[in-house]
Context: one part of a larger RNA
RNA sequence: GGCAAUCGGUGGAUGCCUAGGUGCCAAGAGGCGAUGAAGGACGUGGUAGGCUGCGAUAAGCUUCGGGGAGCCGCCUAACAGGCUAUGAACCGGAGGUUUCCGAAUGGGGCAACCCGGCUGGAGUCAUGUCCAGUCAUCCUUUUGCUGAAUCUAUAGGCAAAAGGAAGCGAACCCGGGGAACUGAAACAUCUAAGUACCCGGAGGAGAAGAAAUCAAAAGAGAUUCCCUCAGUAGCGGCGAGCGAACGGGGAAGAGCCUAAACCGGCCAGUUUCGAUUGGUCGGGGUUGUAGGGCCUCCAAUAAACGAUCCGUUAGUAGAUAGCAGAACAAGCUGGGAAGCUUGACCGUAGAAGGUGAAAGUCCUGUACGUAAAAUCGAACGCGGCGUAGGAGGUUCCUGAGUACCGCGAGGCACGUGAAACCUCGUGGGAAUCCAGGUGGACCAUCAUCUAAGGCUAAAUACUCCUUGGCGACCGAUAGCGAACCAGUACCGUGAGGGAAAGGUGAAAAGGACCCCUGUUAGGGGAGUGAAAUAGAACCUGAAACCGAUUGCCU
Numbered sequence: 001g002g003c004a005a006u007c008g009g010u011g012g013a014u015g016c017c018u019a020g021g022u023g024c025c026a027a028g029a030g031g032c033g034a035u036g037a038a039g040g041a042c043g044u045g046g047u048a049g050g051c052u053g054c055g056a057u058a059a060g061c062u063u064c065g066g067g068g069a070g071c072c073g074c075c076u077a078a079c080a081g082g083c084u085a086u087g088a089a090c091c092g093g094a095g096g097u098u099u100c101c102g103a104a105u106g107g108g109g110c111a112a113c114c115c116g117g118c119u120g121g122a123g124u125c126a127u128g129u130c131c132a133g134u135c136a137u138c139c140u141u142u143u144g145c146u147g148a149a150u151c152u153a154u155a156g157g158c159a160a161a162a163g164g165a166a167g168c169g170a171a172c173c174c175g176g177g178g179a180a181c182u183g184a185a186a187c188a189u190c191u192a193a194g195u196a197c198c199c200g201g202a203g204g205a206g207a208a209g210a211a212a213u214c215a216a217a218a219g220a221g222a223u224u225c226c227c228u229c230a231g232u233a234g235c236g237g238c239g240a241g242c243g244a245a246c247g248g249g250g251a252a253g254a255g256c257c258u259a260a261a262c263c264g265g266c267c268a269g270u271u272u273c274g275a276u277u278g279g280u281c282g283g284g285g286u287u288g289u290a291g292g293g294c295c296u297c298c299a300a301u302a303a304a305c306g307a308u309c310c311g312u313u314a315g316u317a318g319a320u321a322g323c324a325g326a327a328c329a330a331g332c333u334g335g336g337a338a339g340c341u342u343g344a345c346c347g348u349a350g351a352a353g354g355u356g357a358a359a360g361u362c363c364u365g366u367a368c369g370u371a372a373a374a375u376c377g378a379a380c381g382c383g384g385c386g387u388a389g390g391a392g393g394u395u396c397c398u399g400a401g402u403a404c405c406g407c408g409a410g411g412c413a414c415g416u417g418a419a420a421c422c423u424c425g426u427g428g429g430a431a432u433c434c435a436g437g438u439g440g441a442c443c444a445u446c447a448u449c450u451a452a453g454g455c456u457a458a459a460u461a462c463u464c465c466u467u468g469g470c471g472a473c474c475g476a477u478a479g480c481g482a483a484c485c486a487g488u489a490c491c492g493u494g495a496g497g498g499a500a501a502g503g504u505g506a507a508a509a510g511g512a513c514c515c516c517u518g519u520u521a522g523g524g525g526a527g528u529g530a531a532a533u534a535g536a537a538c539c540u541g542a543a544a545c546c547g548a549u550u551g552c553c554u
Base pairs, nucleotide, nucleotide: 001553002552003551004550005549006548007547008546009545015539016503017502020474021473022471023470024469025468026467027466028465029463030462031168032167039101040100041099042055043054044053046079049075050074051073061095062094063093064092065091066090070083071082072081106115107114108113116135117134118133119132120131121130122129137165138164139163140162141161142160143159144158145157146156172203173201174200175199176198177197183190187237213220214219224251225250226249227248228247234242235241255455256454257453258399262283263282264281265280266279267278268277269276270275288433290398291397292396293394294393295392296391297390298389304387305386306385309384310383311382312381318376319375320374322370323369328343329342330341331340332339344361345360346350352364353363354362404428405427406426407425408424409423410422411421414440435450436449437448438447439446490497491496510538513525514524515523516522
């Protein structure tokens, strides 16, 4: 020096565990904010560093319920001092307080700071000072004052009052804008993609929506979503790729209101005082087998439907604390019984967790029941209320810079194509029911629908959040970045990036006392414990790596 064995050190793999995470299900909630939010700064405890709570009334105040013997949150024990059967702590409802910053809003500002006006008050001889309230901007409405071109007026300006807005928030939704990488094995049309991203807006959903729709000789009957049709028909440097609809099956189901004709009230203008025009309000009316108005005639009073409103259901169900809740003992092993043995019991409860190992009957619970002073608070249903006719005549009305056309674009699965359809820009520009649109150029026939006003639940999408539950989900290099005081430490001027780090034991019983030593280091005894090679650098304790001892070889 090598090899082997044994015993150690180091190290923290593995096993076991779970306080955390993750996905989903059901129900709820789907907003908070000028009555000052979200988020913070600074304070606040007898002693107080951090976390949590709270706000100068500061781990809290009042009150109403629950609760029932202990309590003064956690790391975190001790000391000191208190509270509590006159019911504390704790849990829930309502209220009060709620510094400063922050939309931040009296003005300013380098957030948590500085400086004011007005009214009232405290204090001072007086000023300074202090306290309470108030003072930003914009929009709408009303009122008052003022007031141009321009005489009256109006526009405008100023002020006051009342109401509203703003800012934040995870995704979902609609709208306005809108990439590139990439793919096409390069690249320009194309694709990626109307995606990412930016902006605006709304709600618990949003959007869409009651045919100027489809269809095809038969018919359907608003919208939305799912399955299919179908990777079909098509589109496409006919490349890469993109990609329907009709029809069928389901979920859900709901239809309505206006404009106009006509009638009337009021106001204003014109007026030949006969009337007429405009505005506003009320009645009327809402349709495509056309409907309505007006005139004449006939009939007739309620079965059905209803999303708004009112009443009722009902301050009910339910939510926000709770209460109650059956049934087991002995022996054995052991540190410990829930294990084993023997004999019992309950069960609308044999879910689960805990207890010194593995418990239906020990604890918390579970099943079935039950409860609210206060706050929030439905629905179904019921009632009120609302909604409808027919024939003939007349030809008054039925949404105009609209439809449509040219040119230029966008959207449609459809890239200009034979390119309809829908929507914009621009120029032109109809008809008026004997009317008009559509049926993929266009024309005819035929069919079908009625644009140029509006509203509309449900089926659908999502989950920052609350409650309950589940998992052939993870188990500390996993699972959220974060099981632990983590968006922390740390890095970066900044936007931003972003960790590591769990486990003594059943119980601290956490090692009194003695000894070694420079020793708050470490160790040896003693003691605790089932165990201390469980001793806090603490469960298990692999390997690399480092030693010691022994054997063999050199």